The RNA shown here (transfer RNA) has 72 nucleotides and comes from a bacterium. Its Rfam family is "tRNA". Rfam's curators write: Transfer RNA (tRNA) molecules are approximately 80 nucleotides in length.
RNA sequence: GCCACUUUAGCUCAGUGGUAGAGCAACACUUUUGUAAAGUGAAGGUCCUGGGUUCGAAUCCCAGAAGUGGCU
Numbered sequence: 001g002c003c004a005c006u007u008u009a010g011c012u013c014a015g016u017g018g019u020a021g022a023g024c025a026a027c028a029c030u031u032u033u034g035u036a037a038a039g040u041g042a043a044g045g046u047c048c049u050g051g052g053u054u055c056g057a058a059u060c061c062c063a064g065a066a067g068u069g070g071c072u
Base pairs, nucleotide, nucleotide: 001071002070003069004068005067006066007065010024011023012022013021018055027041028040029039030038048064049063050062051061052060
């Protein structure tokens, strides 16, 4: 220098145009003499950034940024 992939909750990841989700963690409660385990509940998001298409974009298109891998 070229090519491909990835970027979504604190972490690991789903979500292929129509209300953004799961597991784990953390928090509250129940249970216990107490802790752990178990159960229940609530909370937590600028969907990497900017622009475009569309009635409507995490999703499609373009540019950029960061990361990973390959080639040279």

The sequence is in RNAcentral, with records from ENA.